[in-house]
RNA sequence: AGUAACCGACAGCGCGUCAAGUGCCAUUGAACGGGACGUUGUCAAUGGACGAAAGGGAAAGGCAAGUCUUCCCUGCGGUGCCGCCGGUGCGUCCG
Numbered sequence: 001a002g003u004a005a006c007c008g009a010c011a012g013c014g015c016g017u018c019a020a021g022u023g024c025c026a027u028u029g030a031a032c033g034g035g036a037c038g039u040u041g042u043c044a045a046u047g048g049a050c051g052a053a054a055g056g057g058a059a060a061g062g063c064a065a066g067u068c069u070u071c072c073c074u075g076c077g078g079u080g081c082c083g084c085c086g087g088u089g090c091g092u093c094c095g
Base pairs, nucleotide, nucleotide: 005088006087007086008085010083012081013080014079015077016076017075024048025047026046027045028044029043030042034094035093036092037091038090054074055073056072057071059070060069061068062067063066
């Protein structure tokens, strides 16, 4: 220099809000610098614990009540993916 990856910003398209996702713990496995070995971090599966911010509008329909369904809008979630910018970013040996 560069790499798995991590953090932040901007933009777009989504998901959930009748609770998944995110985060946490355990087990197993997988990938990760030009090569080998290896740890850490990352990811996947299984199991476990914990846990939430909701409102407004229009029309129609379902049903016993009052509520539910569809659509639109505003929020919320340490929410998913992609684009782009900035920052951080391997231990030993070999090359």
Molecule: THF (Tetrahydrofolate) riboswitch aptamer
Organism: chicken gut metagenome